Predicted 3D model of a 345-nucleotide part of an RNA (large-subunit ribosomal RNA, domain IV) from a Pseudomonadota bacterium.
[in-house]
Context: one part of a larger RNA
RNA sequence: CCCUCGUUAAGGAACUCGGCAAAUUGACCCCGUAACUUCGGGAGAAGGGGUGCCCUCUGGGGUGAGGCUCCUUGGCGGGCUGAGCCUUGGGGGGCCGCAGUGAGCGGGCCCAGGCGACUGUUUAACAAAAACACAGGUCUCUGCUCAAGCCGCAAGGCGAGGUAUAGGGGCUGACGCCUGCCCAGUGCCGGAAGGUUAAGGGGACCCGUGCAAGCGGGGAACCGAAGCCCCGGUGAACGGCGGCCGUAACUAUAACGGUCCUAAGGUAGCGAAAUUCCUUGUCGGGUAAGUUCCGACCCGCACGAAUGGCGUAACGACCUGGGCGCUGUCUCGACGGGGGGCUCG
Numbered sequence: 001c002c003c004u005c006g007u008u009a010a011g012g013a014a015c016u017c018g019g020c021a022a023a024u025u026g027a028c029c030c031c032g033u034a035a036c037u038u039c040g041g042g043a044g045a046a047g048g049g050g051u052g053c054c055c056u057c058u059g060g061g062g063u064g065a066g067g068c069u070c071c072u073u074g075g076c077g078g079g080c081u082g083a084g085c086c087u088u089g090g091g092g093g094g095c096c097g098c099a100g101u102g103a104g105c106g107g108g109c110c111c112a113g114g115c116g117a118c119u120g121u122u123u124a125a126c127a128a129a130a131a132c133a134c135a136g137g138u139c140u141c142u143g144c145u146c147a148a149g150c151c152g153c154a155a156g157g158c159g160a161g162g163u164a165u166a167g168g169g170g171c172u173g174a175c176g177c178c179u180g181c182c183c184a185g186u187g188c189c190g191g192a193a194g195g196u197u198a199a200g201g202g203g204a205c206c207c208g209u210g211c212a213a214g215c216g217g218g219g220a221a222c223c224g225a226a227g228c229c230c231c232g233g234u235g236a237a238c239g240g241c242g243g244c245c246g247u248a249a250c251u252a253u254a255a256c257g258g259u260c261c262u263a264a265g266g267u268a269g270c271g272a273a274a275u276u277c278c279u280u281g282u283c284g285g286g287u288a289a290g291u292u293c294c295g296a297c298c299c300g301c302a303c304g305a306a307u308g309g310c311g312u313a314a315c316g317a318c319c320u321g322g323g324c325g326c327u328g329u330c331u332c333g334a335c336g337g338g339g340g341g342c343u344c345g
Base pairs, nucleotide, nucleotide: 001340002339003338004337005336006335007334008333010331011330014329019326027051028050029049030048031047036041038174052095053094054093055092056091057090058089059088060087061086062085063084066081067080068079069078071077096100108324109323110322111321112320113319114318115316116315120132121131136172137171138170139169140168141167142166149158150157151156175311176310177309178308180241181240182239185238186237187234188233189232190231191230194229195228196227200223201222205218206217207216208215209214242260243259244258245257246256269303270300281297282296283295284294285293
C1' cells in the first nucleotide's frame, strides 16, 4: 500500500451524476392509524407503549390421586367433588444492571409526479425495463366428405376426433369516460352493363403446288376469361386531418369578414410533455440560493383519439423531485482485528 471486518469527538449528505455504499429500522404483544378507493384495499400506513427475575392475589385449558353418593346389568360402570402435576393469561408489590426480543436471525418511513393496470416474461455471460405477455376490446378470415390457416417433395399430420358461444390472423391492451372529420391516392369488398385483353374458336381474302379433286401455308372481320379501366362501398384498412389578408370608440387581441387551395382541413381531451427547437419560455410553489421537480398559462418548431386519447385505486429490485430519520458518503481523518503485498531471514 491492497482486500475484508470493527469502532470513531463535533457536524450530519456539506460527498456524489445520483445517499452509490454504509448506517438507521427490524421479533412478539397492546394502543393507534390519513388522503384516496374498483369498498377488496390503502395497513405492518404513520405514530406510540410493553418485554428480565422474585413474591403475592386471581382467572382459563389439560390431566386426575383420593373422597362422597346414588343407580345398577354387580363390571376396569354412571354422577358429584377434588389434592397434586402440566400449561397459559390478568392484577398488585418487590429486586438488579448502562442495557431484560441482554447472543443470532429479523421491514427505514413519508409526500408528490412519470410510465406500465395487475401476478407474470426477457437480452444463459454488461440491459429486468416504460420492452414482451396478459385478461378485456375490436376488425377480419373460416359452413367442414379435404374449414380457414400451418408443417411436409409426397404419403401423412396439426387445426380437432373441434364446427361460428368454434378455430386462424391483424391491431389494441384491466377498469372508467370516450374514440371526431376525410374514401381523392393505396389496399380490401361488392358490381349479370360497357371499354381493353391471351390462348382458343372463326374464317373474308391471299400465296405455293396440282390438269383437277385436293393438299400445304398465311390470315381480316367477328366470338373469346380473369385482370385492368369503369361504377360503388369500406378507417379499431395503409394513411391524411391547410395558407394569406383585414376587422371592435386607448392599446392589445379578434367572436366577425374576404380570398386561395384541398379528399378533408385536428373534434373531445391533454399540452414547454419519455413529445418544446427558440428554452433555464412566463407566472406561482418549494430552497438562503432550484437548467431538475410540482401547479398553472398556451406562441403544440413537430400532442391527439385502439401505430388509441384522457383519467385511475392497487401493484413495481422501474424512472424523477422533495422531506423525516440515520449514518465515515463527506469536512478529514484516526485507531484496531483478520488476510495479502513488500523488506530481511
The full RNA is in RNAcentral, with records from ENA. Taxonomically the source falls in Pseudomonadota (Bacteria, Pseudomonadati).